[in-house]
Annotation: This is a predicted structure of a 1464-nucleotide RNA (small-subunit ribosomal RNA) from Deinococcus sp. BE4-4. The sequence is in RNAcentral, with records from Greengenes.
RNA sequence: UCCUGGCUCAGGGUGAACGCUGGCGGCGUGCUUAAGACAUGCAAGUCGAACGGCCUGAAGCUUGCUUCAGGCAGUGGCGCACGGGUGAGUAGCGCGUGACUGACCUGCCCCAAAGUCCUCGAAUAACUGGCUGAAAGGUCAGCUAAUACGGGAUGUGCAGCACCCUCGUGUGGGUGUUGUAAAGGCUAUGACCGCUUUGGGAUGGGGUUGCGUUCCAUCAGCUAGUUGGUAGGGUAAAGGCCUACCAAGGCGACGACGGAUCACCGGCCUGAGAGGGUGGCCGGUCACAGGGGCACUGAGACACGGGUCCCACUCCUACGGGAGGCAGCAGUUAGGAAUCUUCCCCAAUGGACGAAAGUCUGAGGGAGCGACGCCGCGUGAGGGAUGAAGGUUCUCGGAUCGUAAACCUCUGAAUCAGGGACGAAAGGCCACGACAAGUGGAGAUGACGGUACCUGAGUAAUAGCACCGGCUAACUCCGUGCCAGCAGCCGCGGUAAUACGGAGGGUGCAAGCGUUACCCGGAAUCACUGGGCGUAAAGGGCGUGUAGGCGGCCUGCCAAGUCUGGUUUUAAAGCCUGCGGCUCAACCGCAGAGAUGGACUGGAGACUGGUAGGCUAGACCUCUGGAGAGAGAACUGGAAUUCCUGGUGUAGCGGUGGAAUGCGUAGAUAACCAGGAGGAACACCGAUGGCGAAGGCAGGUUCUUGGACAGAAGGUGACGCUGAGGCGCGAAAGUGUGGGGAGCAAACCGGAUUAGAUACCCGGGUAGUCCACACCCUAAACGAUGUACGUUGGCCUAUAGCAGGAUGCUGUUAUGGGCGAAGCUAACGCGAUAAACGUACCGCCUGGGAAGUACGGCCGCAAGGUUGAAACUCAAAGGAAUUGACGGGGGCCCGCACAAGCGGUGGAGCAUGUGGUUUAAUUCGAAGCAACGCGAAGAACCUUACCAGGUCUUGACAUCCUGAGAACCUUUGAGAGAUCAGAGGGUGCCCUUCGGGGAGCUCAGAGACAGGUGCUGCAUGGCUGUCGUCAGCUCGUGUCGUGAGAUGUUGGGUUAAGUCCCGCAACGAGCGCAACCCCUACCUUCAGUUGCCAGCAUUCAGUUGGGCACUCUGACGGGACUGCCUAUGAAAGUAGGAGGAAGGCGGGGAUGACGUCUAGUCAGCAUGGUCCUUACGACCUGGGCUACACACGUGCUACAAUGGAUGGUACAACGCGCAGCCAACUCGCGAGAGUGAGCGAAUCGCCAAAAGCCAUCCCCAGUUCAGAUCGGAGUCUGCAACUCGACUCCGUGAAGUUGGAAUCGCUAGUAAUCGUGGGUCAGCAUACCGCGGUGAAUACGUUCCCGGGCCUUGUACACACCGCCCGUCACACCACGGGAGUAAAUUGCAGCUCAAACCGCCGGGAGCUUCACGGCAGGCGUCUAGGCUGUGGUUCAUGACUGGGGUGAAGUCGUAACAAGGUA
Repeated sequence: UCCUGGCUCAGGGUGAACGCUGGCGGCGUGCUUAAGACAUGCAAGUCGAACGGCCUGAAGCUUGCUUCAGGCAGUGGCGCACGGGUGAGUAGCGCGUGACUGACCUGCCCCAAAGUCCUCGAAUAACUGGCUGAAAGGUCAGCUAAUACGGGAUGUGCAGCACCCUCGUGUGGGUGUUGUAAAGGCUAUGACCGCUUUGGGAUGGGGUUGCGUUCCAUCAGCUAGUUGGUAGGGUAAAGGCCUACCAAGGCGACGACGGAUCACCGGCCUGAGAGGGUGGCCGGUCACAGGGGCACUGAGACACGGGUCCCACUCCUACGGGAGGCAGCAGUUAGGAAUCUUCCCCAAUGGACGAAAGUCUGAGGGAGCGACGCCGCGUGAGGGAUGAAGGUUCUCGGAUCGUAAACCUCUGAAUCAGGGACGAAAGGCCACGACAAGUGGAGAUGACGGUACCUGAGUAAUAGCACCGGCUAACUCCGUGCCAGCAGCCGCGGUAAUACGGAGGGUGCAAGCGUUACCCGGAAUCACUGGGCGUAAAGGGCGUGUAGGCGGCCUGCCAAGUCUGGUUUUAAAGCCUGCGGCUCAACCGCAGAGAUGGACUGGAGACUGGUAGGCUAGACCUCUGGAGAGAGAACUGGAAUUCCUGGUGUAGCGGUGGAAUGCGUAGAUAACCAGGAGGAACACCGAUGGCGAAGGCAGGUUCUUGGACAGAAGGUGACGCUGAGGCGCGAAAGUGUGGGGAGCAAACCGGAUUAGAUACCCGGGUAGUCCACACCCUAAACGAUGUACGUUGGCCUAUAGCAGGAUGCUGUUAUGGGCGAAGCUAACGCGAUAAACGUACCGCCUGGGAAGUACGGCCGCAAGGUUGAAACUCAAAGGAAUUGACGGGGGCCCGCACAAGCGGUGGAGCAUGUGGUUUAAUUCGAAGCAACGCGAAGAACCUUACCAGGUCUUGACAUCCUGAGAACCUUUGAGAGAUCAGAGGGUGCCCUUCGGGGAGCUCAGAGACAGGUGCUGCAUGGCUGUCGUCAGCUCGUGUCGUGAGAUGUUGGGUUAAGUCCCGCAACGAGCGCAACCCCUACCUUCAGUUGCCAGCAUUCAGUUGGGCACUCUGACGGGACUGCCUAUGAAAGUAGGAGGAAGGCGGGGAUGACGUCUAGUCAGCAUGGUCCUUACGACCUGGGCUACACACGUGCUACAAUGGAUGGUACAACGCGCAGCCAACUCGCGAGAGUGAGCGAAUCGCCAAAAGCCAUCCCCAGUUCAGAUCGGAGUCUGCAACUCGACUCCGUGAAGUUGGAAUCGCUAGUAAUCGUGGGUCAGCAUACCGCGGUGAAUACGUUCCCGGGCCUUGUACACACCGCCCGUCACACCACGGGAGUAAAUUGCAGCUCAAACCGCCGGGAGCUUCACGGCAGGCGUCUAGGCUGUGGUUCAUGACUGGGGUGAAGUCGUAACAAGGUA
C1' cells in the first nucleotide's frame, strides 16, 4: 500500500429516565419494577304496571275504613357471564389464517304457527311475640300474598320407543304407542305489556381440523389411558373425556421427549427492498382475579366487587368465634432511574332495569398534574456609523462582538372591559295518523364554561442547551503542566494544549437542548435477494455406502409443482390517494385504492414430477493384451555392523573446534587371515520413474489376490452422481500379552563447553525400533486445493499401450511433469492434473486472546481422543506485496580498515583539560566516535558571569520632558573603595530682530522605561560538528502496477567517481563527481628597486659605477590531452613505452548533494515565550575560577652512547614591527639594564636557525643520563606578582633503565626528527596556526576487525538489532473451573394421610318433610387440592483449600522465536 477482518461514528425511533433551562396553546400520552401489600370513598343495580306488608302526608266521610300522592325492607322477575382491569400462567388448536360441525347450544331481539282452562292445592319471607350470641348472626312459635311452588285437564306441537321409506353417520317423510305446557298485570282494556309449546332467522358461543407460530441436540430416544377396538357412563355436543374388557400399539433427526424464554394478532419502528426488531396507547382473541381445588345457580360462569374448602397474610374479639381480597376509579405504602387528582358530570355516546317518567353507571364525557411526545405561535418590525462605550484580541496600525446597542418610527403577547357559542334534539308533551310506523308543532335539558371565539383598550414584552482535533458545521486568548481532567472511536494533557478549565468569538438546534438505555439502519458483518474456504477464519486423513438431494435421449397419458383467468375472504382503526372540518398544523371526518396470504373454481401443458412404452451417447459386463516397490503368505540370498573362537602383532586406540570421559600390556585399535553366531536393513539398477483411495509400498523366487489402462467387437438398457449418520482403513509415537534384540537410541550416567548448561559436541546406555496377536485413531494425515461430470488457445518432455509408416516420424488413448494464451486472483500465483467457464451433492468459516481449554456426553486398559462453550479482556489480530533498515545471509568493490612497516600512547615526573570530592564560591557550557591543550587566539586586578562584605534605585547604558549649570581643570577631609562632604578657577561654538534660540556636555527631578551571562538550543534565526569529499540524492514526460511503488538509477564492462561505453521502455534534466578558483613543480614574455652580479671597473663588504643575462620578485600567458607508439578490447578504457620539468586526477588547498543525529550553541550575536524590577539590575574592595585522597583524556621532558657535555663551523623559509622591532656600544655569570643609530620596512630590526659537520671528554652507571621538587639570591612586566606570572643564577637532584591488558597516527618530500615565525598578549605557551631543514621503512594481499558503496536474499524490525520478543517466579486486582460439603428452588417416582365438592351405595331398629312416589339431613366408598415420608433428576447460590486464565508501573531469572536468530 492493497486485501481480509472486527471495533466505532454520522440517520430514524421510544410508554422513557437523568442534567441544565423553561413563555403560551391545541391534540395525544403517563407503574415497562413487586400478578407486592392495601386505610378511606365510590365503581351494579333496577322494577310498586308481579306480591303481601309497613311508614309519611293529603282528601273523603261511615272514626276506622276507603281513595290519592310519596317512600321503604322483604318475596318475586330481569341484570350481576356485559362494561372496566391486568399479562402471572401458557410453546398450546393458545393465537393467526382457511375450512368443517349430517356431532352442538343460544336469555333478551325479529318472523311464523298454536295456546294461555280449573273460580285446584300446600307453603313461606316480610310482619308479631319469645329465646340466644360480644359480634357476625341464629333459633322457636304464630299469621299471610304472588307472574314464587305444586297437582289436574287439553296436545297444534315437541320428545322417547317400535316399524317402513329416503339420505352424505344423528337430515327428511310416515304409522302406532307412551310422555309432556302456561301467569298474570294495568294509570290507557288494547293490533297493550307479559306467559306456554313449536318451527325459522339474527346474534353470540362450544367442538374438530390443514397451514403458520422463539431458542437449546452439551435434551435422542419418549409413551400404560399410552395407541386402537368393543360395551357402557357423561355432555348441549364428537371424542380415552371417564370406566371395564381385549389387542400392542403410538410418536421421533421433516427434531419426539426434556429444558429455557414468552400472552397471540391487526399493527408499530426501521429498511431501497427482502428482511430485522417489537406487540405500550387504540381494536380483535385468549388467560387470570391473594395461592390452589371444587361445584351450585343460570340461556350463558366453574363467576374480579357470588358460594364452598385448604393454604398464606391482615383485621375484630368478651377467646367461644367471626370478617376480608383495588390486576375497577381516585388514593396510600413498598420497590424503583421512573409514571398523575382520594376532581366535575351523567349534558352527550353506550349499558342494566323499568310500560314510562326515571334510577344506576369511576363505562363514558370533561377538567387537573407532568415539555413525556407531536403540532402551532411568541420573545418584535423598519430605520439607525461616530462603526459609541465596554468586552476580546493585536504585528499596537488595527480587527471583532456590530446595525448589534443607544436613538427615531410602527405593531401590540400579557393584562383589562364588553359580547358570547357549536356540541341539543331526540325521549317526554301537543296535533295528524290506527293508541303503530311516521310526519308536524311548542317548550325544556350543558359537566366542560362565561370556556373557545368576536370587539374595544393596551405595555416592546422570557432564551436556552450542546458543540467548535479528525470523523463533523464551527478558533483564538488565558490558566494548568501525564497534574487536574477529557474521551463515541482514533486519541488529547510531561510550560507556547484550536482536544483539560475559564473567557471572547463561532457553529448547530431551539422551549427546548444534551446525556444514558434499547431497536432497526449503515453491516454484502449469517449473504433468499446478496459472501466465502491454495497462503487471510474455513476442504472432513482416506474410502465404502444408507437415508436424503440431484439426474441422459424419444413418445403417449395424468395435471402434484408451475403459469394464467374468475369467485370469495383477508373486521374496524392504521398506512397510501383524493376531498373536507377545527384561522394553519398536529388532530379529526368522508370517499377510494391496496392488502404480496388462504380457500374454491375454469384453462394451459413448455419445463419439473408421476405413469406406460421405447433408445444407446452415461454406467456396467464378456474377450484379448501388456506395465507396475499395489496387497497377503511361505521360502531364500549376498554385502556391511556387532559379538565369539583361533592365529599374526605392539602401545596405543578412539574422539573433538580443542579436549576429556571411554577402550587397551588380563594384548586393544588399525592392518590381516580363518571359522562361527545373531538380528536388522536391502548398495548399484534408481529416475523430474512406477503402483495404490489415503496412510504408504524397494534384495530374490513361488503361491493367493485387488485395481487401473489399451484394442476390437458383442451384450444389458439410466442400472447414474453425491453422500448426513453408519461401517472399514489409517504414518510415527504410545499401550497390553508373548517372542526377539545386531545396529541405532528417548530416559538415565559420565566427559566437555559455559556465568550457569538439567542443551547443542563426545563416551556409554534402557525402553523402543523388529515379529505375532489385540488396542490406540492422531500428524504441516499438505497439492495447506472435497468428489463427479461437461466446456475452453498452444508448446516441450516423460511413463505405459495401440495404429500407420519404417530405426529418429505421424496419429490416438491413459498417466507423471515443465512453460505459458485468454480468463481468474488482494497480490503471490493458477492456467486442460484450473485457483478459468458451468452443473450436482457433501464438509467447513464468520475479529484476536481466553481455548481446542472447562463442564457434560460418547470412545479408550491407560496415555488420551471426539464433540465443544462462557465469563473476562483487547482495538486490533491477519494475508500478499512495497520501500528502507538490519543479519554471527550471499556476491562485487573501496578506505592507514586489516595485513606489511615506522613512531607513539597506556608505566614515570611535569603541563593542561575533565570527572569526582571539597568549598562561602571553587561561575557556566561541551559528554562515545563527533565532550575532555574544547568555547578560552592566553583568569594576578580587570576579564568575571561565581562568593563574602559595603553601597545605589529612572539606575553603569538608550530615547523623551522640566529646571539649573558651559564643558572642564586644580585641590582639602573621611573611607578598603564605591562614595560622601567641601574649596577654588573657568566661561567656549552656531544663529540672532540682542529679548533669546539651537547643538553638545554635566547635575537635579518626575514618569514612560532601562537592565538581566535569569530559564527554555525540545519554540527559533544564524553559524558549526558528523556520517563524508562517501558517490550518491532526485525530478519532468512516458511506460508498467488496483496501489504503495517500480522503471530511468538495474545488467555487461570500466573508473577515484551515477566517470565513461555498450545494452535496455525508456527519453531527458537537476543537485552532487569532474572542470572552472588559489598555492606549488617547468618555460616564455613584460618589469628591474629596496632584489641579483655573468662579464667590465671598485670595495673590508653588490659597498659603489655599470648591467638586468642569471637568481629572485609578481603580472599576463604557454604546457598534459591517453595527444603519439605497441598490446588488448565492440567501445569506454587499461597495461607498457617514447618524448617531456611534469603522465594518466602531477602534488596540496578552497569547495561538503538530498538528508541523518529532536547533534551543539538563548554564554558570540539576534530572537518568541516566560520570570526578576530598592533586585535575578548596577557599583566597589577582597576572595574564587589556580582547592586535592583519587580517576581519565591530550601533551611536554626523559629513561640515554644514532647519546650527553664543551669548543669551532655551514645552510633556510613563512612571517612580524611605531605605546613597536630594536642594531652597535657599555655594565651584569645571567635574566637584563643603560645609552642609542636605523626602520611604518624585498632598504632597518626581530635573526642566533637547529638538527648537521669538525674536534675533544664521558664508557653503561640511576651515570657528566634525566631533570621534578625544595632552599637561597635576583631580573622584567605591571597600581599591585601572598593566595596566583614568566625568566635568570647558585645549590638541591625525586620518579624514571622503553612501559600489562589495551590502544593511536602515518603510504612520500609522507612518517620520524630539527629548529623557526605568528596570533592572543602589559606580562605569561609544553597549547594553537604556519614555515622551512634532514628525511625513511612497508603494502604479499582482502580471509579476518572497523566504516562505507552497489546488487541480491530472509525478516514477526520501521523509535528500524542499542530492534522485536517468550516463559517461570514475586506483588496487586478481576472473572472462571474443581472442591469435603451446606442451603434453596423446581420436578419425576413410590408409599401414607386427606378438606370441600361431584358421582356411586345406604338412608335402617332412626331425625325432618310428602297423600304418595320420593326428597333432605345423615353414614360409607372412589377420586382429589393439600400435607407427611422416602428416593432420584435439574438449576441457582455458597464453601476451607486448590487449578489454570486475564490485566497491570521501569520487579527477578534467563534468551526460546523473528536474520542461517547464532543447534534452520